[in-house]
Context: one part of a larger RNA
């Protein structure tokens, strides 16, 4: 000097950031991932029309529009922890002649013609439930053959170039082989190939990256090779045969410990120490496993298995995963609301309106950190009183400090005004090109907020404390006690004249904070 700080005493206000450092403990409820009817069949509520009625009502997807059902995108984003890891995990440099990349964008090419199912719904079975199971009908951008296809793939083949060894890269023959949804609607938006380019990713090297030698030998896919497999790709990734390799005192291998970097702390540096907030990575999701789906997961709030723990059970069975927002136990010295709002940024779907978003914005709590503002100014000696001290009829300190006089209202109170953050984009209308764009007009939208911010009244009126005072170290005296009670960072103070305990006076130091402890420099 510094803290994600704890205590203690105190405590007027605003801004700003910032708040489980421990049990990666266990969780009550609520939320946090939906969207799309301009892909489908279709109608459970609900509203609107029709029809029909014994006035109770029943009927009819016909309209708005839609629960649940098939599809389609999301769900792999974003939000959280830091188990675990000493590693190509990060970090920096590189390189893929070994790789993939859904939406987006640009360019070329295309969608002919067919089936056959199934959920929903309806009728049954069967379970306490969670659910399952049968029959019967049905549709699509949902599934599956044929046809056709190139720059597309394999497989053979013939030149050219070019380099890093494999080999690129470029003209081609042959032959085999793979596609679509012309779907929806009103402008248009999707569907298939195929080659480019953005994003994001994956993977491989150099090179750095904690303690311990009271750890010194380690290794059998272990090192290398051939041939197979499997991946998007490369490779002992993995298998089969063959070799006997590799790795180590430039610290192997075990052992402790720890996400890692930008960065922050201090320090003149060079270094030390941390890695909280904020960004980038890299792991992790009740604990081990395992794959499914999909451009993309081995997937928090998806799936299956085993395990522990809860809860429900009609005992056969079944249900569940806060290290997301808030909360709740429990642990601890310790850490907060079960709020508001999509306004605005940003994200998911949607042609659009729009829907959803505990992302985000904001609002509470908390002197936990920074920073700013007041808690009055100006004059005023009879140097009042009180209070302390004394050498005591005096004198000195409290002390211009109070009283008193004159201002001044920052804050506070009350009363009024009153916002920036919101123009885009959308809708309507019209106007240019001319066929989907642009221009112009209009038109709605603020949670945070009746906040901040101004003006006006009123009156010093609402507002100070904590530590120290024996030397290091600013600040001294008097009482009480007497090696007792106590103090203390260290050196030490106390055993009857204590500036060093304990009080009061005064002083000194910091100030809405002051001290202690705790860690790092």
């Nucleotide at each position: 000097g510094a803290u994600g700080a704890a205590c203690g005493c105190u405590u007027u206000c605003g801004a700003u950031a910032g708040g489980c450092u421990u049990a990666a403990c266990a969780c009550a409820u609520g939320c946090a991932a939906g969207u799309c009817g301009a892909g489908g069949g279709g109608c459970a509520g609900c509203a609107g029309g029709g029809c029909u009625u014994u006035c109770g009502g029943g009927c009819c997807g016909c309209u708005g529009g839609c629960g649940a059902c098939c599809g389609g995108c999301g769900c792999a984003c974003g939000g959280g922890u830091g188990c675990g890891u000493a590693a190509c995990g990060c970090g920096u440099a590189u390189g893929c002649a070994a790789c993939u990349u859904g939406c987006c964008u640009c360019a070329c090419a295309g969608a002919g013609g067919g089936g056959g199912a199934u959920a929903a719904c309806c009728c049954g079975u069967u379970g306490a439930a969670a659910g399952a199971c049968g029959g019967a009908c049905u549709a699509a951008u949902a599934c599956c053959g044929c046809g056709u296809a190139c720059a597309c793939u394999u497989a053979u083949u013939u030149g050219a170039a070019g380099g890093c060894a494999u080999c690129u890269u470029u003209a081609g023959a042959u032959a085999a082989g793979g596609a679509a949804a012309u779907g929806a609607a009103u402008u248009u938006c999707g569907c298939u190939g195929u080659g480019g380019g953005a994003u994001a990713g994956g993977c491989a090297u150099g090179c750095g990256u904690c303690c311990c030698a009271u750890u010194a030998g380690c290794u059998a896919g272990u090192u290398g090779g051939u041939g197979a497999g499997g991946u998007a790709a490369c490779g002992g990734c993995u298998c089969a045969c063959c070799a006997a390799g590799g790795c180590g005192a430039c610290g192997a291998u075990g052992g402790g410990u720890a996400g890692g970097g930008g960065a922050a702390c201090u320090g003149a540096g060079a270094g030390g120490u941390u890695g909280a907030a904020c960004c980038c990575c890299c792991a992790c999701a009740c604990u081990g496993g395992u794959a499914c789906u999909g451009a993309g997961a081995c997937a928090c709030g998806g799936a299956c298995c085993a395990g522990a723990c809860u809860c429900c059970u009609a005992c056969g069975g079944g249900a569940g995963g806060c290290a997301g927002c808030a909360g709740u136990g429990a642990g601890g010295a310790a850490u907060a609301u079960u709020g508001g709002u999509c306004a605005a940024u940003g994200g998911g779907c949607g042609a659009g309106a729009g829907c959803c978003u505990g992302a985000a914005c904001c609002a509470g709590c908390c002197a936990a950190g920074u920073c700013g503002c007041g808690u009055g100014a100006a004059g005023g000696a009879u140097g009042a009183a009180u209070g302390u001290c004394u050498u005591a009829u005096g004198g000195a300190u409290u002390g211009u400090a109070a009283a008193c006089u004159u201002c001044u209202u920052u804050u506070a109170u009350a009363g009024g005004g009153g916002a920036a953050u919101a123009a885009c984009g959308g809708g309507u209308g019209u106007u240019a090109c001319g066929u989907g764009u642009a221009g112009c007009a209009u038109u709605a939208u603020g949670a945070a907020u009746g906040u901040a911010c101004c003006c006006u009244a009123u009156g010093a009126a609402u507002a100070a404390g904590c530590a120290u005072c024996g030397g290091c170290u600013a600040a001294c005296u008097c009482c009480g006690u007497g090696c007792c009670a106590g103090c203390a960072g260290c050196c030490g103070c106390g055993g009857u004249a204590a500036u060093a305990c304990g009080g009061a006076g005064g002083a000194u130091g910091c100030g809405a904070g002051c001290g202690u402890u705790a860690u790092c420099c």

Predicted 3D model of a 521-nucleotide part of an RNA (small-subunit ribosomal RNA, 5' domain) from an uncultured bacterium. RNAcentral holds the full RNA, with entries from ENA, Greengenes and SILVA. Its mean pLDDT, the model's own confidence on a scale to 100, is 84.